A computed fold for a 685-nucleotide part of an RNA from an Actinomycetota bacterium, annotated as large-subunit ribosomal RNA, domain II. Lineage of the source: Bacteria > Bacillati > Actinomycetota. The prediction has a mean pLDDT of 86.
Context: one part of a larger RNA
């Protein structure tokens, strides 16, 4: 593990809906008593035909009340009794399952202390004190030599222990085994018999120990203790189909009351959606007029400093500065403004749909989960937390697509087909389908991971500068005098630093642009001419690429293969692929409406044509069946083979049914109506 059996919403009694049956302004009888029984009798007692009020009490009215006001509650509306079902009270109340409470009674053959009355403890080692001797003294004290045999005394068997470490850990063993250590005349061990008992004994005290059980033993009961927690809870179909909020909660994984789900029964378009028409608003935005922040500049009252100065007054300003002006800003708790949506009211239209409102049975949820908007916390982090009277999907949804991949994307599976059209998405090859057409960009294998931030990559668009009166880039020549400008300096000559930055000469030439020298020198620029013959600089936008670029088993940041006028990218077009979608044929059912036929309590009910929509599914609610096991009642059938078993056939939308073969060897089926110990794959059953 696999196979067989058993294994869970019962059942008294009470309430309450629903269906059903009797009777019906009434309708039932309990207890009991006759009777074999089937029945029959039994009218107390019980709902119900009247309510109001606290009550007296009145009465279709009554209370309240001063009322004849007004207002609450009534007055109009059939009940009862049986029987099934639904849920619900009480009971163990679907089923297992604690740890634990209490009570009576069993334990000290384990082990803890204790009493009693026995037992043991090789061999060795040290030598207390008391005694004898001797020394010694005035007499001790002491000292030494001897006997002596003290000790929770030493070392080590047995014997009691268990100090490390190995081994073992479904063990040889529910505490062992080896080695090693400890204690070994003592608070030592040890046999036997006797004692103390569950809040109680015991205890050199560990909450140890009390029969492999101890922070309250064990057994029986009280018991089917309680579990707002776990887990399980057995056949088939078919219609719908949720929730994971919100308020309260000794409440937070529980519960009531509302949302949201089903059924019934009424209403009959009230729902919704659009378009209009009306008011209502303080959001995004924006703005500073108000609170409040906040920059710069101007005015300028006032403070400081200076100057003046007996007082008083003035003058000034590299100093702060309110108030006000200028100009530019910011605010979730600011508004002088102010949207789009949305929400509400009213009206038309459109729409028939598991719309919508209401009363009644019955549920389940009240741990939700990313993703899109829109805030809040956080770091404008999280697969991260909390909100929306915002949407989707998942939860409950299967199918295509995003390699895989609940929440993305398209799409909602009745069933059947080897029919066809599409949605995302693809259409070089794995792999259905275009190496389609057509026009550009990229060379970065960019596609196929990233920022700030850098750079003659490439394209495309715009402004401007210079240019046949020759530019821009090469080459060929100049690039000069005063003057070595003046200070400064050890020097300072263009070219350390500081000032000035003028004049000639000319086609141009800076009191110099930069290398350079100790200073000079010397190279080169700016500027010109001359040669060359068409473009040559800036700068802004903005496609698409580079650099920035570092991770851990192995390439590994296109799913692989591979790809460059693509199999990258951007526009444009034109065809195919491609789901469980959507269509075609045929079949099921549901639901509504049609006709008919038959019943009929006139509400309709059942059967059966057409037609139109539907038919994904947890929790959940509703409805119609399989099958077992027994009761009554009628039919049946069996030794010429019943039940049960076998592997076969057939047959139904399933549960399940039939039928022959074959085995068994005595029962056992069908119909109707009841009654259940009535279906197992899971419960460490």
């Nucleotide at each position: 593990g696999c196979c067989u059996a058993c294994g869970a919403g019962u059942u008294g009694c009470g309430g309450u809906a629903u269906g059903u049956g009797g009777c019906g302004a009434g309708g039932u009888u309990a207890a009991c008593c006759c009777g074999a029984g089937a029945g029959g009798g039994g009218u107390a007692g019980c709902c119900g035909a009247a309510g109001c009020g606290a009550a007296a009490g009145c009465g279709a009215g009554u209370c309240u009340g001063a009322a004849c006001a007004g207002g609450g509650c009534g007055u109009u509306c059939a009940g009862u009794c049986g029987c099934a079902u639904g849920c619900u009270g009480u009971a163990g109340a679907c089923c297992c399952g604690a740890a634990g409470c209490c009570a009576a009674g069993u334990g000290a053959u384990c082990u803890u202390g204790c009493c009693a009355u026995g037992g043991u403890c090789a061999g060795g080692u040290u030598g207390a004190a008391g005694c004898g001797g001797g020394g010694g003294u005035a007499a001790g004290a002491c000292c030494c030599c001897g006997u002596g045999g003290a000790g929770g005394a030493c070392c080590g068997a047995a014997c009691a222990g268990g100090u490390a470490c190995c081994a073992g850990u479904u063990g040889a063993a529910a505490a062992u085994g080896g080695u090693u250590c400890u204690g070994a005349u003592g608070a030592a061990c040890u046999g036997u018999g006797g004692u103390a008992a569950g809040g109680g004994g015991c205890g050199a005290a560990a909450g140890a120990c009390c029969a492999a059980u101890c922070a309250a033993a064990c057994u029986u009961g009280g018991c089917g203790a309680u579990a707002g927690c776990u887990g399980g809870u057995u056949c088939u179909c078919c219609u719908c189909g949720a929730a994971a909020u919100g308020c309260a909660u000794u409440u937070a994984g529980g519960u009531g009351c509302a949302g949201c789900g089903u059924u019934g029964c009424a209403c009959g378009u009230u729902c919704a959606a659009u378009u209009c028409c009306g008011g209502a608003g303080g959001u995004a935005g924006a703005g500073c007029a108000c609170u409040g922040g906040a920059u710069g500049g101007g005015c300028u009252a006032g403070a400081g400093g200076u100057c003046c100065a007996a007082c008083a007054a003035g003058a000034u300003u590299a100093u702060c500065g309110a108030c006000c002006c200028c100009a530019g800003c910011c605010a979730a708790a600011c508004u002088c403004c102010g949207a789009a949506u949305u929400a509400c009211g009213g009206a038309a239209u459109u729409c028939c749909a598991g719309a919508g409102u209401g009363c009644a049975g019955c549920a389940g949820u009240g741990a939700g989960a990313c993703c899109a908007u829109g805030g809040g916390g956080g770091a404008u982090g999280a697969g991260c937390u909390u909100c929306a009277u915002u949407g989707g999907u998942c939860g409950a949804a299967a199918g295509g697509g995003a390699a895989a991949c609940a929440g993305c994307c398209c799409a909602g599976a009745u069933c059947a087909u080897c029919a066809g059209c599409u949605a995302a998405g693809g259409c070089c090859c794995c792999a259905a389908a275009u190496u389609c057409a057509g026009g550009a960009c990229u060379a970065a294998g960019u596609g196929u991971a990233a920022a700030a931030c850098g750079a003659u990559g490439u394209g495309a668009a715009a402004u401007u500068g210079c240019u046949u009166a020759g530019a821009c880039a090469g080459c060929c020549a100049g690039g000069a005098g005063g003057u070595u400008g003046g200070c400064u300096u050890a020097g300072a000559a263009g070219c350390a630093g500081c000032c000035a930055c003028c004049c000639u000469u000319g086609a141009a030439a800076g009191a110099g642009u930069g290398c350079g020298u100790a200073a000079c020198a010397g190279c080169u620029c700016a500027c010109u001419g001359g040669u060359c013959g068409a473009g040559u600089g800036a700068u802004u936008u903005u496609g698409c690429g580079c650099g920035g670029a570092c991770a851990a088993u192995g390439u590994a940041a296109c799913g692989g293969g591979g790809c460059u006028c693509a199999a990258g990218u951007c526009c444009u077009g034109a065809g195919c692929c491609g789901a469980a979608g959507c269509u075609a044929u045929g079949g099921a059912u549901u639901g509504c409406a049609u006709c008919g036929a038959c019943g009929u309590u006139c509400g309709c009910g059942u059967c059966g044509u057409u037609g139109c929509a539907g038919u994904g599914g947890u929790a959940g609610a509703g409805g119609a069946g399989c099958g077992u096991u027994g009761a009554u009642g009628g039919a049946g059938u069996g030794c010429c083979g019943a039940a049960g078993c076998g592997a076969c056939g057939a047959g139904g939308u399933a549960a399940c049914u039939c039928g022959g073969c074959g085995u068994g060897g005595a029962g056992u089926u069908c119909c109707a109506u009841c009654a259940a110990g009535u279906g197992a794959g899971a419960a460490u059953g």